[in-house]
Context: one part of a larger RNA
RNA sequence: GCCUACGAGUUACUCAUCACCAGCGAGGUUAAGUACUUCAGGUACGUAAGCCGAAGCGAAAGCGAGUCUGAAUAGGGCGUCAAGUUGGUGGUGGUAGACGCGAAACCUUAGUGAUCUACCCAUGGGCAGGGUGAAGGUUUGGUAACACAAACUGGAGGCCCGAACCGGUAAACGUUGAAAAGUUUUCGGAUGACCUGUGGGUAGGGGUGAAAGGCCAAUCAAACUGGGAAAUAGCUCGUACUCCCCGAAAUGCAUUUAGGUGCAGCCUCUGUUGUUUUGUUCUAGAGGUAGAGCUACUGAUUGGAUGCGAGGGCUUCACCGCCUAUCAAAUCCGGCCAAACUCCGAAUGCUAGAACAUGAAGACAGGGAGUGAGCCAGCGGGUGCUAAGGUCCGUUGACGAAAGAGGGAGAACUCAGACCAUCAGCUAAGGUCCCCAAUUAUAUGCUAAGUUGGAAUAAAAACGGGGUGGGACUGCUUAGACAGCUAGGAUGUUGGCUUGGAAGCAGCCAUUCAUUUAAAGAGUGCGUAACAGCUCACUAGUCGAGCGGUCCUGCAUGGAUAAUACGCGGGCAUAAGCAUAUAACCGAAGCUAUGGGAUUGUAGAUGAUACAAUCGGUAGGAGAGCAUUCCAUUCAGCAUAGAAGCAGUAUCGUGAGGUAUUGUGGAGCGGAUGGAAAAGCAAAUGUAGGC
Numbered sequence: 001g002c003c004u005a006c007g008a009g010u011u012a013c014u015c016a017u018c019a020c021c022a023g024c025g026a027g028g029u030u031a032a033g034u035a036c037u038u039c040a041g042g043u044a045c046g047u048a049a050g051c052c053g054a055a056g057c058g059a060a061a062g063c064g065a066g067u068c069u070g071a072a073u074a075g076g077g078c079g080u081c082a083a084g085u086u087g088g089u090g091g092u093g094g095u096a097g098a099c100g101c102g103a104a105a106c107c108u109u110a111g112u113g114a115u116c117u118a119c120c121c122a123u124g125g126g127c128a129g130g131g132u133g134a135a136g137g138u139u140u141g142g143u144a145a146c147a148c149a150a151a152c153u154g155g156a157g158g159c160c161c162g163a164a165c166c167g168g169u170a171a172a173c174g175u176u177g178a179a180a181a182g183u184u185u186u187c188g189g190a191u192g193a194c195c196u197g198u199g200g201g202u203a204g205g206g207g208u209g210a211a212a213g214g215c216c217a218a219u220c221a222a223a224c225u226g227g228g229a230a231a232u233a234g235c236u237c238g239u240a241c242u243c244c245c246c247g248a249a250a251u252g253c254a255u256u257u258a259g260g261u262g263c264a265g266c267c268u269c270u271g272u273u274g275u276u277u278u279g280u281u282c283u284a285g286a287g288g289u290a291g292a293g294c295u296a297c298u299g300a301u302u303g304g305a306u307g308c309g310a311g312g313g314c315u316u317c318a319c320c321g322c323c324u325a326u327c328a329a330a331u332c333c334g335g336c337c338a339a340a341c342u343c344c345g346a347a348u349g350c351u352a353g354a355a356c357a358u359g360a361a362g363a364c365a366g367g368g369a370g371u372g373a374g375c376c377a378g379c380g381g382g383u384g385c386u387a388a389g390g391u392c393c394g395u396u397g398a399c400g401a402a403a404g405a406g407g408g409a410g411a412a413c414u415c416a417g418a419c420c421a422u423c424a425g426c427u428a429a430g431g432u433c434c435c436c437a438a439u440u441a442u443a444u445g446c447u448a449a450g451u452u453g454g455a456a457u458a459a460a461a462a463c464g465g466g467g468u469g470g471g472a473c474u475g476c477u478u479a480g481a482c483a484g485c486u487a488g489g490a491u492g493u494u495g496g497c498u499u500g501g502a503a504g505c506a507g508c509c510a511u512u513c514a515u516u517u518a519a520a521g522a523g524u525g526c527g528u529a530a531c532a533g534c535u536c537a538c539u540a541g542u543c544g545a546g547c548g549g550u551c552c553u554g555c556a557u558g559g560a561u562a563a564u565a566c567g568c569g570g571g572c573a574u575a576a577g578c579a580u581a582u583a584a585c586c587g588a589a590g591c592u593a594u595g596g597g598a599u600u601g602u603a604g605a606u607g608a609u610a611c612a613a614u615c616g617g618u619a620g621g622a623g624a625g626c627a628u629u630c631c632a633u634u635c636a637g638c639a640u641a642g643a644a645g646c647a648g649u650a651u652c653g654u655g656a657g658g659u660a661u662u663g664u665g666g667a668g669c670g671g672a673u674g675g676a677a678a679a680g681c682a683a684a685u686g687u688a689g690g691c
Stems, first nucleotide, its partner, number of pairs: 001691006011096003015093010027052003033045004056063002066078004099238002102235001106228003110225003118202009127192001129161003132157001136153006165189003170185004204220001206216003241625003245621002251264005265371002267368007278357008291344001292342002298338002302334004309327002311324004374399001376397008404415003419596004424592003430586003433571003439583001441582006463558002467555010484542005490515003495509003521536001525534002597615007626680001628677008637669002645664008
């Protein structure tokens, strides 16, 4: 992992409540028990027992359809004006282990443990070999005597090296091991606070501890075993057959509350009510948002005018007075801002009435819930960086609980809400070259960048460029434009000043003048140290028809930088890209067609039937059924001429499932009606067995 078996809302109660069924009914009902009896699911009594109801109010005395409060005949509170009760069945609650499994823990005046290990007591045992050479001693030297020195002797030590023994430093291996702590190499101690045998002692909030919260039998921040005990678990996991109808919530308030719960909201079922619902249009309202505005307030704010007042200067004994490159109130003329400004002021939404449409959608009472982690998108906002697949509100839609088509693929985007069947048709979004169903459609343009062919109002900007298309206005032009080519482009003069120099061209000045001219600047740029040189403006000739400028706009272009190719889905493609217009087709579980089923309503006789509407669905509510085991009654059922079980085939039923038959099997089993449950498995790291 698979298979088989087992495996979770049960049972009890003088309990509570609701629905349905039945009995009796202002009453209903017996309990223990006793008697009788046809011995049972019986009958009677038990009855001036009890319980519930028929009357309430008050703390109570008490009063009573009223009563309490109160001075009150007021007002107010609770009542009166609706029939209950007993039994049965079902839903739910309560008390019990209360749907099942699951703690870590707590308690125990209950026990078991020191054969492991910690420490202690008693009594035994063990430590190859080698080295070092303390005290003391002897002899000699030495001293007045000591002291002192040397040699020899001696054999001390938590001494040295190193086996046994005890340990466990480092590394590798091992890590479903050879081993629930080891192996190999290496390493520490090895006469000591040493190691060790045997016997004994200390026991769980206790021991023991050269102290690590260590150790106390592979268990220790409180051992193990039994018991309280099915502890508790607002937590996790699991919770078993079918069909049918409806169908949520992830919000508000409160909470030692935030992943729980209570009440409300939203769902369902039953009953009552009956036009109350919802939409559109019209009419009448309240309101201060968007916008707008501000010499209409409160504030903010800019330019100008005027300049109360202040600063500074002058003057003066002082007052007065004069001036101003300063600040500046208020006023005036313009500009401008505001969630906590408003002289104004919508659209929506909301309230009320009417008409039309809708036809229980609405409201109320009661039984049963679930939900109380939401999430994305559009729009209006707060917060944040006008960041976030961010966060917090409002509002609408979707997902959640929604399948189908499109979007390459995708919870939420676009289209559209799947009762079932069909090798029928029409469409939506989106598409029609091939992948891939349908136009290599038609017409006119644009784009040359593979731009583009990426959904949703955005995915790239400021800025730049004789890219190219369209439009408007305007200038020059056969008296010859524009571009090109040929030629000229001069003189006073090197203008004056400046300067080392300054000659058109470093810089300054200006009456930038005049002359010759077809035309030619006291000079447009390059150049020189300064000249020179080249060139331009300007002019003529040649040529022969268009050439410039500004603005608006379409499509392209640079700007353009993110981590493999690579975000066109791919191939392909110059249209199969973009724009405008037109026709056709494809395309879904949408709509239609044909057949069938179910639910609800209406009509009908509660029928048959007809018509109409409806039939996606998680949590959840409600209804109807199937199967299993056992019991009662019945079929005077079936069965060795083959029961159950197992396997196959056919067939019936929407389904759970049923029936028939064949094979196997070898002894029991079924139909109908009703009853009772140890009543349905895929999951619980489920339990046991097998493989």